[in-house]
RNA sequence: UCCGGUGUAACUCAAUGGAAGAGUGAGCGGCUGUUAACCGCUAAGUUGUAGGUUCGAGUCCUACCACCGGAGCCA
Numbered sequence: 001u002c003c004g005g006u007g008u009a010a011c012u013c014a015a016u017g018g019a020a021g022a023g024u025g026a027g028c029g030g031c032u033g034u035u036a037a038c039c040g041c042u043a044a045g046u047u048g049u050a051g052g053u054u055c056g057a058g059u060c061c062u063a064c065c066a067c068c069g070g071a072g073c074c075a
Stems, first nucleotide, its partner, number of pairs: 001071007010024004018055001026042005048064005
């Protein structure tokens, strides 16, 4: 320098272009002599950044950023 992949809640991951979700974790409550387990409830998101297309974008297009993998160049 080039090619590919990934980026969504604290973490792991979903989500046909049509209302952003689950599990784990966290907080609160129930249960229990207490804890754990179990049950219920709640909160938590600028969907990496900036633009574009569209009536409508997590999803499509462009550029950039971070990480991972591969190729190349120099030594």
Molecule: transfer RNA
Organism: Candidatus Latescibacterota bacterium